The RNA shown here (transfer RNA) has 74 nucleotides and comes from Chiloscyllium punctatum. The prediction has a mean pLDDT of 80. The organism belongs to Chiloscyllium, within Eukaryota. It matches the Rfam family "tRNA". It is annotated as a transfer RNA.

[in-house]
């Protein structure tokens, strides 16, 4: 340089063949509980879906470019 694949709360993932609130798990906060911790139970926080354009009535989802992770070839 060229081609393939990926980017989603703090961490691993789920979602999407375009359509109302973006979903669980774990870490976290708070509260029952306990002498006290843990676990266990209940509630909560927390992702403008990697950036920026395009198409659309409408974009995490589709397409364009660009940044960043693998891998493969040279």
């Nucleotide at each position: 340089g060229g081609c393939g694949c990926c980017g989603u709360g703090g961490c691993u993932u789920a979602g999407u063949u375009g359509g109302u609130u973006a979903a669980a798990g774990c870490a976290c906060c708070u509260g029952u509980c306990u002498c006290g911790u843990a676990a266990a139970c209940a509630g909560g926080u927390g992702a403008u879906c990697c950036u920026g354009g395009g198409u659309u009535c409408a974009a995490u989802u589709c397409u364009c470019a660009g940044c960043g992770g693998c891998g493969c070839c040279u």
The sequence is in RNAcentral, with records from Rfam.